[in-house]
Context: one part of a larger RNA
């Protein structure tokens, strides 16, 4: 900024791109073939390996501060309880995220036109010849099918809806966000569950002070399936999303 008024949504697909693999086993069949050793084509079936995509239920890394265990030293007047440093002090776990070594799934099949080739029928050339008219088979190639962008395809498409004026819409601002460098997309803005709080709960940790009880004590135990807890799901308007402006018209397209 263009697609001859402007606007929101669905879409068509010219075009462009991914894919494109292989190998073991078993049945056919110890068949055919071979004197024996040996061992098939062709057609069916199974896994499996590389590759790709995608996702996190399971396996498991991370998980810089969820949770505990603990060393030394400062501190909170001291006992206990705790908090800072010390490489997150070191150690043991570890939710969501993100992830591969984990899980799922793909390649197929068919289809047309064909190369080489293999043919029918057939004269030029009484004869022969896939070939001159014709007509058929055939490849991991190629062209569809499969799967992805895609109307700056300027050749600027298609349908459906809305506004004819500060109109439809849209943006600015906020509150986020498996979406992101920022722009941008996406949800939301009190007609509200967009974030934080709260409240439950999944989950993580592993048995919190505090008191009682056993021990002389160091401990252990009970209260108590305990405390603490970050993203995760559910409910909740209690904070904040206020209030508003701003573009977008009026030769009629």
């Nucleotide at each position: 900024c263009g697609c001859a008024g402007g606007a929101a949504a669905a879409c068509u697909g010219a075009g462009g791109g991914g894919u494109u693999c292989a190998a073991u086993u078993c049945c056919u069949a110890g068949u055919a073939c071979g004197a024996g050793a040996g061992g098939a084509c062709c057609g069916g079936a199974a896994u499996u390996g590389a590759c790709g995509c995608a996702c996190c239920u399971c396996u498991g890394g991370u998980g810089c501060a969820c949770c505990g265990g603990u060393u030394g030293u400062c501190g909170u007047g001291u006992c206990a309880a705790c908090g800072g440093c010390a490489u997150g002090g070191c150690c043991g776990g570890g939710u969501a995220g993100c992830u591969a070594a984990g899980u799922g799934c793909g390649g197929u099949c068919c289809u047309g036109a064909u190369a080489a080739g293999c043919g029918c029928u057939g004269a030029a050339a009484g004869c022969a010849u896939c070939u001159a008219a014709g007509c058929g088979c055939c490849a991991a190639g190629c062209a569809g099918u499969u799967c992805c962008c895609a109307a700056g395809a300027u050749g600027a498409g298609u349908u459906u809806u809305c506004c004819c004026u500060g109109a439809a819409g849209g943006a600015u601002c906020g509150u986020g966000g498996a979406a992101g460098a920022c722009g941008a997309c996406c949800a939301c803005g009190u007609u509200g569950a967009u974030a934080g709080g709260g409240u439950g709960u999944a989950g993580g940790u592993c048995g919190a002070a505090g008191c009682g009880c056993a021990g002389c004590a160091a401990u252990g135990u009970g209260u108590g399936u305990a405390g603490c807890c970050g993203a995760g799901c559910a409910c909740u308007a209690c904070u904040a999303a206020u209030c508003a402006u701003c573009c977008g018209u009026a030769u009629g397209g």
The part of an RNA shown here (large-subunit ribosomal RNA, domain VI) has 253 nucleotides and comes from Haloferula sargassicola. Taxonomically the source falls in Haloferula (Bacteria, Verrucomicrobiia, Verrucomicrobiales, Verrucomicrobiaceae). Its mean pLDDT, the model's own confidence on a scale to 100, is 85.